[in-house]
RNAcentral holds the sequence, with entries from SILVA. The RNA shown here (small-subunit ribosomal RNA) has 1493 nucleotides and comes from a metagenome.
């Protein structure tokens, strides 16, 4: 630090994953120790049971028992226990300590500051404790009650309760005066027992600290505006009450104020902080453990006591729960600590100890403490060790691969040599402890050497943990590894198994027989007592963007102005000193985090210190800039004043062409409309035309990237009325300026209300037409509307898709308007090219999208959706605002390479036209589909499968059936054994054969070494590896091949050019059959294809003449190159030559190259052949071969016989052979090439009508054999189903062959079908070609051949031309399409499911405002009842008084009730759209000009 995923690839935008760190975690798997942490995140849900706050006798009265002793009269009684247990009054603590975050958006918390306050216990100081009364509990006695408890009566003590006395200092005052206090206990000493005298603890008054608590302010402290107006004790004053204290804190009365856009009310969420996780870091997210500080303690209200509460383990009320009960009553409150139930994915022992730390009472021992301080449990975290160490190669053994050689687990192990940490065992053994008591000194108190207090010094007790840590000693590798992952990301790879099925996956995505993706297993990587997973948080994300985004097209500029708060602001002097910059001061709790140290063997951890804590406050200084006051200037702004141009707007007026109408004239059959057409109008006279009339809308031509205007817009002419802008030259004003959230104006078209208006258009409709349909598109009509006047709606691709303002920042060229020279130049206006820069790219460029400041407006993945709720506006239509649930991994710009176009431009092709035979009809041949069959083997299938594979299935072929057989097998090989009467041979049997069978004969053989005994090899027998397979996968493959196509294209170095795919070259202009040359050009060259080199054919030469040839010469035959001879010609086969635009004219650019012409056998490649780039079709083949895998092995090998591949109701495709007179049928005559031939081709002769046959001359061939045929001559036939066609069928023959029945081919003779040239619609062909004529080879025993593949013979017609079909090529546009138009892709409907809205209503939850009723309970106030202290009178009995108490009124007041009403969850029969879901309808809307842009 960055990486994956949109594409064919590219760059961009953008979202979505990953990798790290982290956690009170939970879940799998698996687990040896310790150390030091951490542990209901859920139901503030309910809780059984134990404990969690006492304490003091040195504040007071009272006071047991049991045992034990004694005594007893047997009832007891007394000692002692023992002033002791216990209760009760008092005093102090139960407001600490612990829990838990439910509820609080607040002065609640954090920070920094105030003032009107109060503090028990504590410290410090002054002062003081006199004297005196009356109760009441306990106890006793009585009642009542199930209980809980409650009553009456009577005793009685105090540090409990009253007065009185006494006031330095307090309080209150009207400054005269008034008012309020205390308690005594314990020690010593003395005592005349009344007390004294001293020490101490206490107690009361005021005063100070000092800690704690309360109130008050400025700052900051979470979402929602789909919550915009909230607020009547409300804001303020007076004046009271109230509180410790300020205060509407209450209350009367008086003001009407007070809060909000810098977000008030209201809705939701939430305890804050220090802090933690995370980040570079600004930030983000959180509030366990620990600290702070808040709220709470069943739910809801309430006060009481008290230094402190409105009180967790106090009290009262009212509620829900629970127990308990004799039904009358009563009792409780774990959100202490343990523990139980429930809820949950989940969170521990009903442990021990006060030894330490700390609290609470005590004088003090001391009691008490679930605070706390250990232990348990749990890998929940973090940190340590450890599970062993060195040697070991035969690289054992086993597993896995495996190319079979070998690799790899692996030095691992085993062995040998050592060690012993932790865990076991036995032993030993700190520290946490100081204190406190005692003892002995030394201060202080004091009258005192008592007592007390301090302090020193010895002494001595006290450990929950604790089988402590730590250490030694034994023994032995012994007790100790797992987990996750190996496509990419992202370290780590093969085998097997499975077969879009099991299943995986965080993102891309694997999986349909060779899976490094799924599952096992071998190795591997990673981490390690853990390793994964989920769940969350930060990051990564510059993906909310202060550090540090962006808005022409990718999401994003408001449709346009105005101008309100706000924000931002020219030049200059002074003042202040808020902002700002600097020092100090104080505060920023500890802990935490950092840095330096220290203690635990080391880390964690724990402990000293420092920094920091980036904040806030006070003070002091600085004054450049802001800002605030103040005076000043003229460049911004603007006012005056002379021009100018204009479709600026408003109202009014008038013009003339044009279309319809309407009356008239002329006039006659069509008009009109269309790709054609109808429909519509016309003999009732249209249309055409003349010339008058009506009306209504819009203003040709000027006309212009030309002008105006904010913008929408604005066009005949005029006239008035009015806004703005530009320019000259001069005064003046002196920042007045710029943007603008809300407000608010204008704002095209359609639309909407009301009245006019209505010519032409022209939704809706209506009708012709098209069309499978056509609710379209073309036609003929036509209504609202368009037009006018009031209003209203407020949107648009309302676009430059570019918000406004200013300054800067190269020109060039046009253009509006003004000035100003008449060379220009200066300001304004619209435009086009370009510089720098800027952009993802195409682009923008002084009219920026460039550089900068200012202000507003907007975006933050697609889709769901500008939709739904709601609010708000509108008549309405619908604007405005504007979610979310679900769902996908992309959607998207720009450009790039292809492909496609019912896009363009240019060229080619028998592509079309022009011709000619033809198929498509018949009959037959053959192959296809289909069917049928036991099999009807299997492949090829659009062109580019179908007379293909097959150059030739009766048997074999043969791969299919049916039936028999065989089992190391027909046929190969390797090892082991066997091999002399074995193997072969010849003959029996049984059977279609194969095959099986038995017996007799007969019997070897080869090679190589030898010691000649023999041994190896081969062959043959048995076994065993293992053969065989035309089985299947052509979509696993080689390797042939088809086809685009013999089209002219496809690349590549290097340089350029682009961020980059990629361009450029290869594009232009020219030309060619040609990417074939030629110019020109950031290209220059180069390859592989064109072409040529090669073969064949035309023409000629040289050389060679036998099996060719015969001119000339000879001979010889009825003839014949037959023979001598000849090589001159033909020919034959080797080499040359020859054609190159080479020459001449003319054209092009003086080029390339075309035209034309001589010559020439041949002329612009002369004609054919071979020759097939780069890829394309997962083209074709596993059945030609080959070959991975996979099945099969008494069978899917293998052998035989016999069937079938030949089947037949049809389709189809390719050919033959016809119809016929250019023509058949008979006779005669002629003329080829190129082939074949020894299992063979065969002559002459003979026989057959003929197929053939008998026979064999020649001949391994320029020698022998192999007949050409149309044609030509003659002659019949005369237009007919025929002397034409020859199918079918019959009979007798021939030839092959083991066999011709299923199933061969040929001859004769007979028969003589269809069929009079073929719809639609298709083929081939441009010259020695099309038509036609035969020959001949290959396979082949014969043959289905009429197929193939060759070969000669005769031989045309026709090409203006590139508009149309097809196919191709360059160049070029466009694209949403790359599997590439057979592409993509919409929408309705149907199925299937999800998540949401509306919906009669229902149902719960808060909220509000009236209204009833009111509980405890403070406060007020009470005739009456009742009342110990004090006061007053007494006849001491008691009367009265003040105070009090129960009760009662009254205000206020929780829970409750009642009906309204807002907010909100939830559910609803139905109903609406939307989303998602391999192969469902119906269309074809978009995208190429998408076929109506």
């Nucleotide at each position: 630090a960055g990486a994956g995923u949109u594409u064919g690839a590219u760059c961009c935008u953008g979202g979505c994953u990953c990798a790290g760190a982290u956690u009170g975690a939970a879940c799998g798997c698996u687990g040896g120790c310790g150390g030091c942490a951490u542990g209901c995140c859920u139901a503030a849900c309910a809780c059984a049971u134990g404990c969690a706050a006492g304490u003091c006798g040195a504040a007071c009265g009272c006071g047991a028992a049991a045992g034990c002793g004694c005594c007893u009269u047997c009832g007891g009684g007394u000692g002692u226990g023992a002033g002791u247990a216990g209760a009760g009054u008092g005093g102090c603590g139960g407001a600490c300590g612990g829990g838990u975050g439910a509820g609080u958006a607040a002065c609640g918390c954090g920070u920094g500051g105030g003032a009107a306050u109060c503090u028990g216990c504590c410290c410090u100081g002054c002062a003081g404790u006199g004297g005196g009364g009356g109760a009441c509990a306990a106890c006793c006695c009585g009642a009542g009650g199930a209980a809980a408890c409650u009553c009456g009566g009577g005793c009685u003590a105090a540090u409990a309760c009253c007065g009185c006395a006494u006031a330095c200092g307090u309080c209150c005052u009207a400054u005269g005066g008034g008012a309020g206090a205390a308690a005594g206990g314990g020690g010593g000493c003395c005592u005349u027992c009344g007390g004294g005298c001293u020490c101490u603890c206490g107690c009361u008054g005021c005063a100070g600290g000092a800690u704690g608590a309360g109130c008050c302010c400025g700052c900051g402290u979470c979402c929602g505006a789909u919550u915009a107006g909230c607020u009547u004790g409300u804001u303020g004053g007076u004046g009271g009450g109230g509180u410790a204290a300020c205060g509407g804190c209450c209350c009367a009365c008086c003001a009407a104020g007070g809060c909000u856009g810098c977000g008030a009310u209201c809705g939701g969420u939430a305890g804050c902080u220090g802090g933690u996780c995370u980040g570079a870091g600004a930030g983000g997210a959180u509030g366990a453990u620990c600290a702070g500080c808040c709220a709470c303690a069943c739910u809801g209200g309430g006060a009481c006591u008290g230094a402190g509460a409105c009180a967790c383990g106090g009290c009262c009320c009212a509620g829900a729960c629970u127990c308990c009960u004799a039904c009358g009553g009563g009792a409780g409150g774990c959100a202490g600590c343990a523990g139980u139930g429930g809820g949950g994915a989940a969170u521990a022992u009903u442990g021990g100890a006060c030894a330490a730390u700390g609290g609470g009472c005590g004088a003090a021992a001391g009691c008490c403490u679930g605070a706390u301080c250990c232990a348990g449990c749990a890998a929940u975290g973090c940190c340590g060790c450890g599970u062993g160490u060195g040697u070991g190669a035969a690289g054992a053994a086993g597993g896995c691969c495996u190319g079979c050689g070998g690799g790899u687990u692996g030095u691992a192990a085993a062995g040998c040599a050592c060690u012993u940490u932790c865990a076991g065992u036995g032993g030993g053994g700190a520290a946490g402890a100081a204190a406190a008591g005692c003892g002995c000194g030394a201060g202080g108190u004091u009258a005192a050497u008592a007592c007390c207090c301090u302090u020193g010094u010895g002494u001595g007790u006290u450990g929950a943990c604790g089988u402590u840590a730590c250490c030694c000693a034994c023994a032995g590798a012994a007790g100790a590894a797992g987990c996750a992952c190996c496509g990419g990301c992202u370290a780590a790879c093969u085998c097997c198994g499975u077969g879009c099925c099991a299943g995986c996956a965080g993102c891309c995505g694997c999986g349909g027989u060779a899976a490094u993706a799924c599952g096992g297993a071998g190795g591997g990587u990673g981490c390690a007592a853990g390793c994964g997973u989920u769940a969350a948080u930060c990051g990564g994300a510059a993906u909310c963007a202060c550090u540090g985004g962006g808005c022409g097209u990718a999401a994003a500029g408001c449709g346009c102005a105005c101008g309100u708060a706000g924000g931002c602001g020219g030049c200059u002097a002074g003042g202040u000193c808020a902002g700002u910059c600097a020092g100090a001061u104080g505060u920023g709790a500890a802990a935490g985090c950092c840095c330096c140290g220290g203690g635990c063997u080391c880390a964690a951890c724990c402990u000293g210190g420092g920094a920091a804590c980036u904040g806030c406050a006070u003070u002091u200084g600085a004054u450049a800039c802001u800002g605030c006051c103040u005076g000043g200037c003229u460049u911004g702004a603007g006012u005056a004043u002379g021009g100018u141009a204009g479709a600026g707007g408003g109202a009014g007026g008038u013009g003339g062409a044009a279309u319809u109408c309407c009356a008239g004239g002329u006039g006659u059959a069509g008009c009109g409309g269309u790709g054609a057409a109808a429909u519509g109008c016309g003999u009732a006279g249209a249309u055409a035309u003349c010339g008058g009339g009506a009306g209504g809308a819009a203003c040709a031509c000027c006309a212009g990237u030309g002008g105006c205007g904010a913008a929408g817009g604005c066009g005949g002419c005029u006239u008035u009325c009015u806004g703005g802008a530009c320019u000259g030259a001069u005064c003046c004003u002196g920042a007045c300026g710029c943007u603008g959230a809300g407000a608010u104006u204008c704002g095209a078209a359609a639309g909407c209300u009301a009245g006019g208006g209505g010519a032409g258009c022209a939704a809706a409709c209506a009708g012709g037409a098209u069309u499978a349909g056509a609710u379209a598109c073309c036609c003929u009509g036509g209504u609202a509307g368009u037009c006018c006047u009031a209003g209203c709606c407020g949107u648009a691709a309302a676009c430059g898709a570019u918000g406004g303002a200013u300054a800067c920042u190269a020109g060039a060229u046009c253009u509006u308007g003004c000035a100003u020279u008449u060379u220009u130049u200066g300001c304004u206006u619209g435009g086009u090219c370009g510089a720098a820069g800027c952009u993802a790219a195409c682009g923008c460029g002084u009219u920026a999208a460039g550089u900068a400041u200012c202000c507003c407006g907007c975006c933050u993945g697609g889709g769901g959706a500008g939709u739904a709720c709601g609010g708000u506006c509108g008549c309405a239509a619908g604007g405005c605002u504007g979610a979310a649930a679900c769902u996908c991994a992309a959607a998207g710009g720009a450009a790039u390479u292809g492909a496609c176009g019912g896009g363009g431009a240019c060229c080619c092709g028998c592509a079309c036209a022009a011709g000619c035979a033809g198929u498509g009809g018949a009959g037959c041949a053959u192959g296809u589909g289909g069917u049928u069959u036991a099999a009807u083997u299997c492949g090829a299938u659009g062109c580019a499968a179908c007379g293909c594979g097959a150059a030739g299935a009766a048997c074999c072929u043969u791969a299919c059936c049916u039936g028999g057989g065989c089992u190391u097998g027909a046929a190969c090989u390797g090892c082991a054994g066997g091999c002399a009467u074995u193997a072969g041979c010849u003959a029996c049997c049984u059977g279609a054969a194969a095959g099986g069978g038995a017996u007799a004969g007969u019997g070897a053989u080869u090679c190589u070494c030898u010691u000649c005994g023999g041994a190896g090899a081969a062959a043959c027998c048995u076994g065993u590896g293992g053969a065989g397979g035309u089985g299947c996968u052509g979509c696993a493959u080689g390797g042939c091949u088809g086809u685009c196509g013999u089209c002219a294209g496809c690349u590549c170095g290097u340089g350029u050019c682009g961020u980059g795919a990629g361009a450029u070259g290869u594009u232009g202009g020219g030309u060619u059959a040609a990417g074939u040359c030629c110019c020109g050009c950031a290209a220059c060259g180069a390859g592989c294809g064109c072409a040529a080199c090669c073969c064949u054919u035309g023409c000629u030469c040289u050389u060679a003449g036998u099996u060719g040839u015969c001119a000339g010469c000879g001979a010889g035959u009825u003839a014949u190159g037959u023979c001598g001879g000849a090589u001159a010609c033909u020919c034959u086969a080797a080499g040359g030559g020859g054609a190159c635009c080479g020459c001449c004219g003319g054209u092009g650019a003086u080029g390339a190259g075309c035209c034309g012409g001589a010559g020439g056998a041949a002329g612009g490649u002369g004609g054919g052949g071979a020759u097939g780039a780069c890829g394309u079709c997962a083209a074709g083949u596993c059945a030609g071969c080959a070959u991975g895998g996979c099945c099969u092995u008494u069978a899917u090998g293998u052998c035989c016989a016999g069937g079938g591949c030949u089947a037949c109701a049809c389709a189809c495709g390719u050919g033959c052979u016809a119809c016929a007179a250019u023509g058949g049928g008979u006779g005669g005559u002629a003329c080829a090439g190129a082939g074949g031939g020894c299992u063979g081709c065969a002559a002459g002769a003979c026989c057959g009508c003929a197929a053939g046959g008998u026979g064999g001359a020649g001949c391994a061939a320029a020698u022998c054999c192999u007949u050409a045929a149309a044609a030509c001559c003659a002659u019949c036939c005369u237009c007919a189903g025929u002397u034409c066609g020859g199918a079918u069928u019959g009979u007798a023959g021939g030839c092959u062959g083991c066999a011709a029945u299923u199933c061969g081919c040929c001859u004769a003779c007979g028969u003589g079908a269809a069929g009079u040239u073929g719809g639609a619609a298709u083929u081939g062909c441009u010259a020695g070609u099309a038509a036609u004529c035969g020959c001949g080879g290959a396979u082949c025993a014969g043959c289905u051949a009429c197929g193939c593949c060759g070969c000669g013979g005769u031989g045309a017609a026709u090409a203006c031309g590139u508009u149309c079909u097809c196919g191709g090529g360059u160049c070029u546009u466009g694209u949403a399409c790359a599997c590439a138009c057979c592409g993509c892709c919409c929408c309705u409907c149907a199925c299937a499911u999800c998540a949401c809205g509306a919906a009669a209503g229902c149902u719960g939850g808060u909220g509000a405002a009236a209204c009833c009723a009111g509980a405890a309970g403070u406060c007020a106030u009470u005739g009456g009842u009742c009342u110990a202290a004090c006061c007053c009178g007494u006849u001491c009995g008691c009367g009265g008084g003040a105070g009090g108490a129960a009760g009662g009124u009254g205000c206020c007041g929780a829970a409750g009730g009642u009906g309204u009403u807002g907010c909100u969850a939830g559910u609803g029969a139905u109903u609406g759209g939307g989303g998602u879901g391999a192969a469902g309808u119906c269309g074809u809307a978009a995208c190429a000009a998408g076929g109506u842009a």

Its Rfam family is "Bacterial small subunit ribosomal RNA". Its family is annotated with structural constituent of ribosome and ribosome in the Gene Ontology.
The coordinates come from a structure-prediction model, not an experiment, and the mean pLDDT is 84.